[in-house]
Molecule: c-di-GMP-I riboswitch aptamer
Organism: Alicyclobacillaceae bacterium I2511
RNA sequence: GUAUAUUAAAGGCAAACCAGCGGUGACGCUGGGACGCAAAGCCUCGGGUCUGUCUCCAGGCAGAUGGCCAGGUUGCUGCC
Numbered sequence: 001g002u003a004u005a006u007u008a009a010a011g012g013c014a015a016a017c018c019a020g021c022g023g024u025g026a027c028g029c030u031g032g033g034a035c036g037c038a039a040a041g042c043c044u045c046g047g048g049u050c051u052g053u054c055u056c057c058a059g060g061c062a063g064a065u066g067g068c069c070a071g072g073u074u075g076c077u078g079c080c
Stems, first nucleotide, its partner, number of pairs: 001080001004078002012037002017032006035067001041073003046069002048065007
């Protein structure tokens, strides 16, 4: 080091599902739980998917997801 991730160590996050709460909804928060993750840390200008609404033909607007992809930025350890 704008590189690398076979293995190890110290750790971290938390899918599905369940309970409670919030929301028209996608979904979110808390607790349990652990499928997985070298950024599954943070952000969202882009795309995708999903929800609501207008038109109900193409599309428009608002929102959700970022653990769908991509981008920006920051960090631990090992190897080189």